[in-house]
Molecule: transfer RNA
Organism: Solobacterium sp.
RNA sequence: GGGGUUUUAGCUCAGCUGGGAGAGCGUCUGGUUCGCAAUCAGAAGGUCAGGGGUUCGAAUCCCCCAAGCUCCA
Numbered sequence: 001g002g003g004g005u006u007u008u009a010g011c012u013c014a015g016c017u018g019g020g021a022g023a024g025c026g027u028c029u030g031g032u033u034c035g036c037a038a039u040c041a042g043a044a045g046g047u048c049a050g051g052g053g054u055u056c057g058a059a060u061c062c063c064c065c066a067a068g069c070u071c072c073a
Stems, first nucleotide, its partner, number of pairs: 001072007010025004019056001027043005050064004
């Protein structure tokens, strides 16, 4: 230098045939308890790595760019 792949909530990851942004754990609040743990209910938390384009509409398609992993030279 070139090819492939990953990037989504604090963490681990779904969602990639274009239309509701989600799960588990964690955090917070409340119930149960004398209290804690456990359990139950609820809530907060996201510029979908970043920029641009296509489209009525983009996490998803296209281009550029950054970082990690990997292969080739």